The part of an RNA shown here (small-subunit ribosomal RNA, central domain) has 350 nucleotides and comes from Erythroxylum rotundifolium. The RNAcentral record of the full RNA draws on SILVA. Its mean pLDDT, the model's own confidence on a scale to 100, is 87.
Context: one part of a larger RNA
């Protein structure tokens, strides 16, 4: 490089906007660039191939020729790709009416609990563990009944439930703005899908500079276990988790599964909506669409399993993949304050 892959064997970027690019709905019209055709000019000669001929035969030798193919001219076809030129509405959009959510940001409130401070009973243990011990406690300790503070999570309700592009996202109201889905008639007329580079978002941990600081808790200190015990257990506890502002960009960033459009047989939940039906009004039956599970047919897979939410079955467009180590390692270059992060080898081994 060519084939092949890409859920678990090497391989889908954490996600999303999006420029270049590359692909692109229907029914006519025009060119003839692409394409299919005819005809012709050339494409030394040996060589291959073919069919004769002559060295006795072969091998060499010698004559004649074509297919195919590549290029130029030059004539014709209009399915397709592609240009033109006016169109259509089903793909996508815009308006409109409804509506369901822990989607984000901002502010305000509220109760359990927990720990501390402080009134007050009381009067000896509490705490911990497999079982001690370190702790605490007669300068009153746990317990129980009142009062204040604080800081952080918000029980039931809750679901195999909603949402969100991922990351994420749940007590309670208020503001604000954002995105889905349906519904029925308008409008716009392909305005679309993917997507290098680039941008924006990105969990916990860390990092600066300010605030807070109940609980929890790396580090660390003390008791145990133990042959040791820089661990598990317990008793303390600093950073840190919590907020504002800026940085970092990594995760089993997992559905280990890239997006986007068709298409293909059922069963049975839920959640939003809409039609019909029934009803006093629901529940029920029966159906449409969007989504979220479970079973399972055809198909597919080494198997396991997947199965309209496909890992069937096709189109396009991307990113990746090519035995194990060595290495996501060095050098280098860029980014970051730093920790590091991105991009990324080889020798050597087997």
């Nucleotide at each position: 490089a060519u084939g092949g892959g890409c859920a678990u064997a090497a391989a889908g970027c954490a996600u999303u906007u999006g420029u270049a690019g590359g692909u692109g709905g229907c029914g006519u019209u025009u060119u003839a660039a692409u394409u299919c055709u005819g005809u012709u000019g050339u494409c030394a000669a040996a060589u291959c191939c073919c069919a004769a001929g002559g060295c006795u035969c072969a091998a060499u030798c010698c004559u004649a020729g074509a297919c195919a193919g590549g290029u130029g001219g030059u004539g014709g076809a209009a399915a397709u790709u592609a240009c033109u030129a006016a169109g259509c509405u089903g793909g996508a959009g815009u308006a409109c009416g409804a509506u369901a959510a822990a989607g984000g940001u901002g502010g305000a409130g509220g109760g359990a609990a927990u720990u501390u401070u402080u009134g007050a009973u009381c009067g000896a243990a509490c705490a911990g563990u497999a079982a001690a011990a370190u702790g605490c406690g007669u300068a009153g300790a746990g317990a129980u009944c009142g009062a204040a503070a604080a800081g952080a999570a918000c029980a039931c309700c809750a679901a195999c439930g909603a949402u969100g592009a991922a990351a994420g996202c749940a007590c309670u109201c208020c503001a604000u703005a954002g995105g889905g889905c349906c519904g029925a008639c308008a409008c716009u007329g392909a305005u679309a899908c993917c997507a290098a580079a680039a941008g924006a978002c990105a969990a916990a941990a860390g990092c600066u500079a300010g605030g807070g600081a109940a609980g929890u808790g790396a580090a660390u200190g003390g008791g145990a276990u133990u042959u040791c015990a820089u661990a598990c257990c317990c008793u303390a506890g600093u950073a840190g988790u919590c907020u504002u502002a800026g940085c970092c960009a990594u995760a089993a960033a997992c559905g280990a599964u890239a997006g986007a459009u068709g298409u293909u047989g059922g069963g049975u939940g839920c959640u939003g909506u809409g039609c019909a039906u029934a009803u006093c009004g629901a529940c029920c039956c029966a159906u449409g669409c969007a989504g979220u599970g479970c079973u399972a047919u055809a198909g597919c897979u080494a198997a396991c399993a997947c199965g309209u939410u496909a890992a069937g079955u096709a189109u396009c467009c991307u990113g990746c993949u090519u035995a194990g180590g060595g290495a996501g390692u060095a050098c280098g270059u860029u980014c970051a304050c730093a920790a590091g992060a991105a991009c990324a080898a080889a020798a050597c081994u087997c």